[in-house]
Context: one part of a larger RNA
RNA sequence: GCCAACGAGUUCGUGUAUGUUGCAUGCUUAAGUUCGAGAAGAACGAAGGCGUAGUGAAAGCGAGGGUUAACUGCCCGAUUUAGUAGCAUAUACGAGACCCGAAACCGAGUGAUCUAGCCAUGGCCAGGGUGAAGACUUGGGAAACCAAGUUGGAGGCCCGAACCCACUCGCCGUGCAACACGAGGGGAUGAGCUGUGGUUAGCGGUGAAAUACUAAUCGAACUCGGUAAUAGCUGGUUCUCUCCGAAACAGUUUUAGGACUGGCCUUUGAUGUUCCUUUUGGGGGUAGAGCACUGAAUAGGGGUGGGUGGGCAACCAUACCAUCCUUAAUCAAACUCCGAAUACCAAAAGUCAAAAAUCAGAGAGUUAGACUGUGGGGGCUAAGCUCCAUAGUCGAAAGGGAAACAGCCCAGACCGUAAUAUAAGGUCCCUAAAUUUAGGUUAAGUGUUAAAGGUAGUGAGAUGACUUGCACAACUAGGAGGUUGGCUUAGAAGCAGCCAUCCUUUAAAGAUAGCGUAACAGCUCACUAGUCUAGUCGUCUUGCAUCGAAAAUGUAGCGGGGCUAAAACCUAAUACCGAAUAUACGGGUUCUAUAUCAAUUACGAUGUAGAGCGGUAGGAGAGCGUUCCAUGGGCACUGAAGCCGGACUCGCGAGAGCCGGUGGAGCGCAUGGAAGUGAGAAUGUUGGC
Numbered sequence: 001g002c003c004a005a006c007g008a009g010u011u012c013g014u015g016u017a018u019g020u021u022g023c024a025u026g027c028u029u030a031a032g033u034u035c036g037a038g039a040a041g042a043a044c045g046a047a048g049g050c051g052u053a054g055u056g057a058a059a060g061c062g063a064g065g066g067u068u069a070a071c072u073g074c075c076c077g078a079u080u081u082a083g084u085a086g087c088a089u090a091u092a093c094g095a096g097a098c099c100c101g102a103a104a105c106c107g108a109g110u111g112a113u114c115u116a117g118c119c120a121u122g123g124c125c126a127g128g129g130u131g132a133a134g135a136c137u138u139g140g141g142a143a144a145c146c147a148a149g150u151u152g153g154a155g156g157c158c159c160g161a162a163c164c165c166a167c168u169c170g171c172c173g174u175g176c177a178a179c180a181c182g183a184g185g186g187g188a189u190g191a192g193c194u195g196u197g198g199u200u201a202g203c204g205g206u207g208a209a210a211u212a213c214u215a216a217u218c219g220a221a222c223u224c225g226g227u228a229a230u231a232g233c234u235g236g237u238u239c240u241c242u243c244c245g246a247a248a249c250a251g252u253u254u255u256a257g258g259a260c261u262g263g264c265c266u267u268u269g270a271u272g273u274u275c276c277u278u279u280u281g282g283g284g285g286u287a288g289a290g291c292a293c294u295g296a297a298u299a300g301g302g303g304u305g306g307g308u309g310g311g312c313a314a315c316c317a318u319a320c321c322a323u324c325c326u327u328a329a330u331c332a333a334a335c336u337c338c339g340a341a342u343a344c345c346a347a348a349a350g351u352c353a354a355a356a357a358u359c360a361g362a363g364a365g366u367u368a369g370a371c372u373g374u375g376g377g378g379g380c381u382a383a384g385c386u387c388c389a390u391a392g393u394c395g396a397a398a399g400g401g402a403a404a405c406a407g408c409c410c411a412g413a414c415c416g417u418a419a420u421a422u423a424a425g426g427u428c429c430c431u432a433a434a435u436u437u438a439g440g441u442u443a444a445g446u447g448u449u450a451a452a453g454g455u456a457g458u459g460a461g462a463u464g465a466c467u468u469g470c471a472c473a474a475c476u477a478g479g480a481g482g483u484u485g486g487c488u489u490a491g492a493a494g495c496a497g498c499c500a501u502c503c504u505u506u507a508a509a510g511a512u513a514g515c516g517u518a519a520c521a522g523c524u525c526a527c528u529a530g531u532c533u534a535g536u537c538g539u540c541u542u543g544c545a546u547c548g549a550a551a552a553u554g555u556a557g558c559g560g561g562g563c564u565a566a567a568a569c570c571u572a573a574u575a576c577c578g579a580a581u582a583u584a585c586g587g588g589u590u591c592u593a594u595a596u597c598a599a600u601u602a603c604g605a606u607g608u609a610g611a612g613c614g615g616u617a618g619g620a621g622a623g624c625g626u627u628c629c630a631u632g633g634g635c636a637c638u639g640a641a642g643c644c645g646g647a648c649u650c651g652c653g654a655g656a657g658c659c660g661g662u663g664g665a666g667c668g669c670a671u672g673g674a675a676g677u678g679a680g681a682a683u684g685u686u687g688g689c
Stems, first nucleotide, its partner, number of pairs: 001689006011095013026050003032044004054061002064076004098236002101233001105226006116200009125190001127159003130155001134151007163187003167184004202218001204214003211220001239623006249262005263366002265363007273356001276350007288338001289336002294332003298328009307318004369394010399410003414587004419583003425577003428561003434574001436573006447563001453547002457544010474531005480504003485499003510525001513524003588613010624678001626675007634667002642662005648657003
């Protein structure tokens, strides 16, 4: 891991509700007693319980009671009615209470054969080195004492086996081993190592102290018991079909992953209303707007007061401050002189119904929500962010589209059909359907990502100026004189700077727009004529393009191929494809209505018509199967159960039957009853492989 078997809402008591049965001139017994072969059963047994009257805190009073000094009042009742006992089902509470699961707590015991300390009694430490004290001898010395030599053999001394330890690396790491092995390493006469016997015990002991050891167990050993401890937590919880179908919100909570009440779901009964639309009537202060208030914030003018400057002063100036007036233009969630659309409330009418609403009883589940659109708060007008409101979808929803893609778009799957029409979205090929029609745009593969900003890309529209009295561009020629204007300056001559900026000749020509010179000179321009010839030059609005445009495995920002009078974009048009949608036909089932037939101690059967039939938590209903019991009636060696096989029959299904084989002794069916009643999951339990 697989297979098989086992494996989880039970039982008792007490309430509540529903159903049903008995009795109702109320119902009912409990303990117990008697009868009985009796753990069967029957009879007896009203003590008690519920009901028959309420009300008051109570004494109490009583169809009334309470409140009060007292109620014309107020509160609870009566005014006319059903209970009670059993059984079943559902549910609550108390119990282990659906099952399994702690870490722990307490009690009584067992452990120092491991290990820690201690006690008693024994044992062990190859070999080598160093050479303390002391002693002796010799020498020195007055002595104390000193020196040398010899002797001596001290030491938690040195090197190093046994022995003890465990610092490093390797190896092992389903091992040889639940800590070993290899090579090195440390101690090795000591606080040494070790044998045997003994001793200290868990709220404890021992501890050169690490919470370390106390039998592979130690921040409190192990065994058994209390014990099915408790677990607001995790996991699991077993057959079928039918009907309905949520929530992830509000309030409170030592509360936030729990609970209670309400909301939302189911079911039963009752009522006879509701939703929606229209009309009428309401209140409002949002969006917007505005500046009349409260504030914010600009510019101009004026008044007053102050500051600063000038002035002897009067007074004058001021781009500063405060305040007021005025003109112009503004801003506000906590501003409003104003003010919608929606929404909300009420009434009436209308439409409709197999739909919903309201009330009462019973049963729940939910209270971690997610995204999208819209209105907002927080944040950075960040987040697949967070918090509200509102609608939708997912959740609990399959199908088609968006390449793939819970939350987007279309659309809500009872079953069947090689039938038809469509939705979103599509129609060159992959790939079902237009290489469809008409008119434009784009040249960028834009389409098939993005901004500020840039740009003689190109289409459309508007508007202004110039132009056959010849424009625009280009080319040829001119571009002069007074004059080097005056000043300044070393110089200043159109062209450093300051002032002025005239007149003349002219087709035209600035006291000069630029380059240039030290200053001149020189080269252009404005302006004019000619040549040439028909449109030229601006501004604004707008469509589509263009640059801006860099990322990590490989094109990789159309799903791909590929596409250019498109297979791109815009504006129109007609076809077609396309879903579990709709329609058609057939079938099932629920509810409602109705008809017929049966029946009344109920519920039914058949048909017709209509409306429904996605579904998690969850509610309700109807069934299948297993074991046993009662009653009735059966099967079986001419073959029971069990097992194997079947393409057969019946049932929506759980399943039932039939046939064949095997097997070899018991077993169905009908109607009721009772449960150790259904397994795929629980790191489930046991066995097998």
Notes:
Model confidence (mean pLDDT): 85 of 100. Predicted 3D model of a 689-nucleotide part of an RNA (large-subunit ribosomal RNA, domain II) from Candidatus Falkowbacteria bacterium CG10_big_fil_rev_8_21_14_0_10_39_11. Rfam family: Bacterial large subunit ribosomal RNA.